[in-house]
RNA sequence: GCCGAGAUAGCUCAAUGGUAGAGCAAACGCUUCGUAAGCGUUAGGUUGUGGGUUCAAUCCCCACUCUCGGCU
Repeated sequence: GCCGAGAUAGCUCAAUGGUAGAGCAAACGCUUCGUAAGCGUUAGGUUGUGGGUUCAAUCCCCACUCUCGGCU
C1' cells in the first nucleotide's frame, strides 16, 4: 500500500428499516443468627465520528478514526 471483519450498557454479546434487549457485574429488597448461594426490583445507551437516502436508520450508502486478521 491492497483486501476482509468489527466498533451497541462497566464487561461479553443480541437486535437483517418501525419504542435498543439479554447474561454477568452494580444498587436496593426478600430469605439467613450471620455470610455465601438463591429469588425479586431498580438504575445504567447522544448505537465510534461526520454527512447522505427514507415518513422513519443500530440496520442501507459515502468519508474519516480506531481494533483484529490476511496479502505484498
This is a predicted structure of a 72-nucleotide RNA (transfer RNA) from a bacterium. Its Rfam family is "tRNA". About the family: Transfer RNA (tRNA) molecules are approximately 80 nucleotides in length. It was read from a public genome assembly.